[in-house]
């Protein structure tokens, strides 16, 4: 990097380093940034996907599915803004036009699994 499944309006920042752009990509918007962003390191934290504990499901058990729990010890992830917003399709409302609301798709992110 590929495929499948799941999740997303919640939550969680200090210090040091660097020094100019950053928010995935393209476009538009908006925002962050020399009062130092982004990124890197350290420390701290958030969450609960996997793993873990106790149940349910079973005649009994494994697997699976499912409910609850812990987070001090494991594997990841994350710690501006909804995945920052919009873009394509459908529905509703409005309309001269721009537009507003809802649903879905696509793309990206993360986890788990597979080859």
């Nucleotide at each position: 990097g590929a495929u499948u499944u799941a999740u997303a309006a919640a939550g969680a920042a200090g210090a040091g380093g660097c020094g100019a752009g950053a928010g995935a990509u393209c476009a538009g918007g908006c925002u962050c940034a020399a009062u130092g962003a982004c990124c890197c390191u350290c420390u701290g934290g958030c969450a609960a996907c996997c793993g873990c504990u106790c149940g349910g499901u079973u005649a009994a058990a494994c697997a699976g599915c499912u409910g609850a729990g812990a987070a001090a010890c494991g594997g990841u992830g994350c710690c501006a803004a909804a995945u920052c917003c919009u873009g394509c399709c459908c529905c509703c409302g409005g309309u001269g036009u721009u537009c507003g609301g809802g649903g879905g798709a696509a793309a990206g992110a993360u986890a788990a699994a597979u080859g």
SAM riboswitch aptamer (S box leader) from a Crocinitomicaceae bacterium, 115 nucleotides, folded computationally. The source organism's lineage runs through Bacteria, Bacteroidota, Flavobacteriia, Flavobacteriales and Crocinitomicaceae. The prediction has a mean pLDDT of 83. It matches the Rfam family "SAM riboswitch aptamer (S box leader)". About the family: The SAM riboswitch is found upstream of a number of genes which code for proteins involved in methionine or cysteine biosynthesis in Gram-positive bacteria.